[in-house]
A computed fold for a 73-nucleotide RNA from an Anaerolineales bacterium, annotated as transfer RNA. It matches the Rfam family "tRNA". By type it is a transfer RNA. The RNAcentral record of the sequence draws on ENA. The prediction has a mean pLDDT of 80.
RNA sequence: GCCGCCGUAGCUCAGUUGGUAGAGCAGUCGCUUCGUAAGCGACGGGUCGUGGGUUCGAGUCCCACCGGUGGCU
Numbered sequence: 001g002c003c004g005c006c007g008u009a010g011c012u013c014a015g016u017u018g019g020u021a022g023a024g025c026a027g028u029c030g031c032u033u034c035g036u037a038a039g040c041g042a043c044g045g046g047u048c049g050u051g052g053g054u055u056c057g058a059g060u061c062c063c064a065c066c067g068g069u070g071g072c073u
Stems, first nucleotide, its partner, number of pairs: 001072007010025004019056001027043005049065005
């Protein structure tokens, strides 16, 4: 330098054919217990890597860039 894949909550990841952004774990609060853990319930937490484009509407499609990773030279 070229090609592919990945980037979504603190972490690990879903998100189908473009139509209200989710789960588990973690956190906070509550219930339960003599107390802790476990268990159960509730709550909070997101410019969906950045910028632009298409569209009535983009996490999703298109372009460029950034970061990570694998391969080729």